[in-house]
c-di-AMP riboswitch aptamer (ydaO/yuaA leader) from Nocardioides sp., 158 nucleotides, folded computationally. The prediction has a mean pLDDT of 77.

Parts: sequence; structure tokens; C1' cells
RNA sequence: CGUUGAGUCCUGAGGACGACGGCCAGUGGUCGACGUCGCGGGAGCCGGGGAACCACGUGUCACCUGGGGUGCAUCGCCGACGAGAACCACUGUGCGCGGUGGCGGAGUCGGAGUAGGGCCGGUCGUGCCCGAACCCGUCAGCUCACCCGGUAGGCGUA
Repeated sequence: CGUUGAGUCCUGAGGACGACGGCCAGUGGUCGACGUCGCGGGAGCCGGGGAACCACGUGUCACCUGGGGUGCAUCGCCGACGAGAACCACUGUGCGCGGUGGCGGAGUCGGAGUAGGGCCGGUCGUGCCCGAACCCGUCAGCUCACCCGGUAGGCGUA
């Protein structure tokens, strides 16, 4: 600089660092303006919570299972590993229990896809990239007023 993205713009005081210039002068001090980071304020943008109306739900019992949000990032499948409890089988026993295996599969890792998002060009393609992570804490429909939070990061080129 370009691109993705809400993630931009303006501004205050000068806390840290950096390089530059002036001065003092002895390798430092001080002043000035600048850049980066950090700390604040404002505008814009994005998101969450939150009435009425509306929407949804509202026969009984039992069992299983929490739910929601940011984000494009969701959902199966395959392989390996795999905790505790309960149960089953075998087995030891001093009858308290122990050992082995099974069952089970929270979860971890890897693979191959995929909802979806982005890029490219000749706009339809056998193209390329991503398909993560995190938060709330048992709570959340929509939502005026009102309240709260975010304003990062990634990729490419020089």
C1' cells in the first nucleotide's frame, strides 16, 4: 500500500520506548516537534441485554437432554487413543473387598467431506483460501425508552 473484517476518524495529558534536531556539555542531561505502544475523551460503525403489541408455548405420566451469545466458521462420517461411576463375565478372598476382561464413550488427536464465508478471472468454473477460537454461567423470542460491551486480528506485496 492492497485486501478481509464493525474494527475507522478526530482529540487530551504526556507514562514508556525509539530515531531526529537545538542547547548544555562529557558520552550523559535538558528542550522541541514526530512515530509506536499504553492511559483517557468524542464521533461514526458493530454487537449484546431489555417493555407494550405481536409471536411462541400451555392434557397427563415417565425417561433422556441444560440453554444462549460473538464470529463465515455448521453438521455428519472414518481411524487411533480414551477417564470415572454403574452393570456383566471370570477369578482371588481373611467376606470388608480386590484383580482381569467386557460394556459404555465425556473428551483428545488425526483424516476426508460439508452448511457457510472470502478471493480470482473469461460470470460460470474439475479454480484458490478459510471452514478457527472464545464468552455468559442455569439465564436470554421480538423489542421503544434505557443499560452494557467491542472498535481486534489475518493474508498478500514492496